The prediction has a mean pLDDT of 81. The part of an RNA shown here (small-subunit ribosomal RNA, 3' major domain) has 476 nucleotides and comes from a metagenome. The full RNA is in RNAcentral, with records from SILVA.

[in-house]
Context: one part of a larger RNA
């Protein structure tokens, strides 16, 4: 110097309190461990692993298992040799991969051969096999925590130390004062994105006050671009101002004006470093190892097993509710092998017929709420799990192992022990909606939108992390 201390002070954070909703209980879903198993591939393992790689496991994938094939092999170069084809067609064996066969077969030519392909031959292959403790590159965490350094200078024998330490301050080594220090970097803050206000530019696919037309009705038509709105460019917010306070930085104010008031709100953005933290299964890449196999090609099966433990959701246990009819209001988006209006059939999954739109134009397309009825506290018109039965859809194929849908069945389950979680405002909590992946979907899941919309914060003694000074020490 550090790091630790049931040492000491100062400060902070949904860390505790105050609060609101949950996990621990039921059932399912999905991950994980354990177990079974030919195989249940592999990786993640405290916090930082467990709806996590995986933003789609029927076949494929795919990497595991079991049979059955290949042996230069799926690709591509390139030298030497046969051939004229190859590839289509089509016979047989087969589960298929592929085997054996049948048929039909180039081009240019100085006739030497060339160009094409195909069979072999050498050389170069292939490994998701092993070392994340040989690495790169990338990512988690501590943390968006305020720190981490340098050059001169001066102290010390020297590790070092000072600067960075006091004394205010601040969301912050953010500023201020003082000072053997003076300065500088990397972080902090700001320039970037979004959404709140105004302005000005534009005016189509948006918009429609006013004017004039037509309709059952509808900006539908003619106009217009004023307003919404769309997207570019600007403007605005700095404790500027005002008043206490302070030497300053700063600080307080139900102070003004303002659409925003003190960093306005959210995103991007994570210094040096720490964990031999993860990945060699994204890639890449050293060393090792396999070469008739640890490559590769096919069928079938398995990742989807299930006595059982965790973990992370859904859905409920009801009446601030369940049903039933009426009737409104968005926003991100995505749409041609696609989104699919209107209109038929069908109870309904959904079928048929068909317009429109590569889309501000057409589609997709809103729940909760309100407004009227019912139910009357019951395992119930709660709550849906299993299951049994018919059926739609995609898809070469839905046994193993797809989602939807009707009927009918109607389980557990009456607020959850001990312990634990998340959140400070347009949050929490509660409604739905979209998209990515995708042939379909085991999505409840992930990442985004909007629509209803709250309670609490006395305070910092304790829990838990973390900053700066100090102290103690037989650690390094």
């Nucleotide at each position: 110097u550090g790091a630790c201390g049931g040492g000491g002070g100062c400060c902070c954070g949904c860390a505790c309190a105050a609060g609101c909703g949950g996990u621990g209980g039921a059932a399912c879903a999905u991950g994980u461990g354990g177990u079974u198993u030919a195989a249940u591939u592999c990786g993640a393992u405290g916090g930082u692993a467990c709806g996590c790689g995986a933003g789609g496991a029927a076949c494929c994938u795919u990497a595991c298992c079991u049979g059955g094939g290949c042996u230069u092999a799926a690709a591509u170069g390139u030298a030497g040799u046969a051939u004229g084809a190859c590839a289509g067609a089509u016979u047989g064996g087969g589960a298929a991969a592929c085997c054996a066969g049948u048929u039909c077969u180039u081009c240019c030519u100085u006739c030497g051969g060339g160009a094409c392909a195909u069979a072999u031959u050498g050389c170069a292959a292939g490994g998701u096999g092993c070392u994340g403790c040989a690495u790169g590159g990338u990512u988690g965490u501590c943390g968006u925590c305020a720190g981490c350094u340098c050059g001169u200078g001066c102290c010390g024998u020297a590790a070092g130390g000072u600067g960075u330490a006091g004394g205010g301050u601040u969301a912050a080594g953010u500023c201020c004062c003082c000072u053997a220090a003076c300065g500088a970097g990397c972080g902090c803050a700001a320039c970037c994105c979004c959404a709140g206000c105004c302005g000005u530019u534009a005016g189509u696919u948006g918009c429609c006050a006013g004017c004039g037309a037509g309709u059952a009705a509808u900006g539908u038509c003619g106009g217009g671009c004023a307003c919404u709105c769309u997207a570019g460019c600007g403007g605005g917010a700095c404790u500027g101002c005002c008043a206490c306070u302070g030497u300053a930085a700063g600080g307080u104010g139900u102070g003004a004006g303002g659409a925003a008031g003190g960093c306005g709100g959210g995103g991007a953005u994570g210094a040096g470093g720490u964990c031999a933290a993860a990945u060699c299964a994204g890639c890449a890449c050293g060393g090792c190892c396999c070469u008739u196999a640890u490559g590769u090609c096919c069928a079938g099966g398995g990742c989807u097993a299930c006595a059982c433990a965790c973990g992370u959701g859904u859905u409920a246990c009801a009446a601030u509710g369940g049903c039933c009819a009426c009737u409104a209001c968005a926003g991100c988006g995505a749409g041609c092998a696609g989104c699919c209006a209107a209109c038929c059939c069908g109870c309904g999954a959904g079928g048929g017929c068909g317009a429109g739109c590569g889309a501000a134009u057409c589609u997709u397309a809103a729940a909760c709420a309100g407004u009227g009825g019912u139910c009357a506290c019951a395992g119930u018109u709660c709550g849906g799990a299993u299951u049994g039965g018919a059926g739609u859809c995609u898809g070469c194929a839905a046994c193993u192992c797809g989602a939807c849908u009707c009927c009918a069945u109607g389980a557990a389950g009456c607020u959850g022990g001990a312990a634990u979680c998340g959140c400070u405002a347009g949050u929490a909590a509660u409604c739905g909606c979209g998209c990515a992946u995708c042939a379909g979907c085991c999505a409840u899941g992930g990442c985004g939108c909007g629509g209803u919309g709250a309670a609490u914060a006395c305070g910092u003694u304790c829990c838990c992390g973390g900053g700066c000074c100090u102290u103690g020490u037989a650690c390094a």